């Protein structure tokens, strides 16, 4: 230096042809319980790594950067 990948809630990961972000674990309130656990119901939590473009409209497409993981080339 040069390719692929991957970056979405506190954590794991989905997210079809651009068209209201979403799941389980966790967490916070109530119920059941004599208390814990555990079972339900409700909730809360997110500038989609960052900046720009294209679009009526981007998590998705485009360009650049950023960090990771990886393969090659170079140097030793």
């Nucleotide at each position: 230096g040069g390719g692929g990948c991957u970056a979405u809630a506190g954590c794991u990961c989905a997210g079809u042809u651009g068209g209201u972000a979403g799941a389980g674990c966790g967490c916070a309130a109530c119920a059941c319980u004599g208390g814990c656990a555990g079972u339900g119901u409700u909730g809360a939590a997110g500038u989609c790594g960052g900046c720009g473009g294209u679009u009526c409209g981007a998590a998705u497409c485009c360009g650049c950067c950023u960090a990771g993981c990886u393969c090659c080339a170079c140097c030793a």
The RNA shown here (transfer RNA) has 76 nucleotides and comes from a Gammaproteobacteria bacterium. Its Rfam family is "tRNA". About the family: Transfer RNA (tRNA) molecules are approximately 80 nucleotides in length. Rfam classes the family as a transfer RNA. The coordinates come from a structure-prediction model, not an experiment, and the mean pLDDT is 81.